[in-house]
RNA sequence: GCUCCCGUCGUCUAGGGGCCUAGGACACCGCCCUCUCAAGGCGGAGACGCCGGUUCAAAUCCGGUCGGGAGUA
Repeated sequence: GCUCCCGUCGUCUAGGGGCCUAGGACACCGCCCUCUCAAGGCGGAGACGCCGGUUCAAAUCCGGUCGGGAGUA
């Protein structure tokens, strides 16, 4: 350089056009429980890499771009 794959809460991930103002686990914060801590229970905050396009509607499809990975010489 070329080809292919992947970018979603702090971390790991689900979702592949409308059910989604995006769900789960761990972590974090508050409350309960406890003599205290841990564990447990209840609640809370937190994310679609960026730009454009298609569409009535985009995390999802297309193009570009950035980042990561694999293959190839």